[in-house]
RNA sequence: GGGGACGUAGCUCAACUGGAUAGAGCAUCAGCCUCCGAAGUUGAAGGUUGUGGGUUCGACUCCCACCGUCCUCA
Numbered sequence: 001g002g003g004g005a006c007g008u009a010g011c012u013c014a015a016c017u018g019g020a021u022a023g024a025g026c027a028u029c030a031g032c033c034u035c036c037g038a039a040g041u042u043g044a045a046g047g048u049u050g051u052g053g054g055u056u057c058g059a060c061u062c063c064c065a066c067c068g069u070c071c072u073c074a
Base pairs, nucleotide, nucleotide: 001073002072003071004070005069006068007067010026011025012024013023019057028044029043030042031041032040050066051065052064053063054062
């Protein structure tokens, strides 16, 4: 340098061939429980979906460029 995959919450991942307010587990915080913790249980907070454009009535999803990580060819 050519080709390919991926990027979503602090971490690991969903989101069904474009459709309605983007969810789950762990972690964090709070309540209950306990003599105090742990475990258990209930709840809460946490996201400009890598960045910038485009297509569309509608984009995490499709298209383009860029950034980053990984694989592969030379």

This is a predicted structure of a 74-nucleotide RNA (transfer RNA) from candidate division WWE3 bacterium RBG_19FT_COMBO_53_11. Its Rfam family is "tRNA". From the family's description: Transfer RNA (tRNA) molecules are approximately 80 nucleotides in length.